[in-house]
Molecule: transfer RNA
Organism: Spirosoma linguale DSM 74
């Protein structure tokens, strides 16, 4: 060095021929209970992302194109 594949929240994973970014499971923050005072437990809330930069669209997580990272094959 060529080629394939990947890249979403702390962490696992969805969003299925472009159309309101979600779950689970952690976190924080209030109440409930409980104690001496907590923790474990339950309920209700709340933050939290598309890897990076064009393109193409009315509209891009999703289609192109360049780099980044990460796996893999082959020289």
């Nucleotide at each position: 060095g060529a080629c394939u594949c990947u890249g979403u929240a702390g962490c696992u994973c969805a969003a299925u021929a472009g159309g309101c970014a979600g779950a689970g499971c952690a976190a924080u923050u209030g109440g409930u209970a409980g104690u001496c005072a907590a923790a474990a437990g339950u309920c209700a809330a709340u933050a939290a992302a598309u890897g990076a930069c064009a393109g193409u669209u009315c509209g891009a997580a999703u289609c192109u194109g360049u780099c980044c990272g990460g796996a893999g094959u082959c020289a």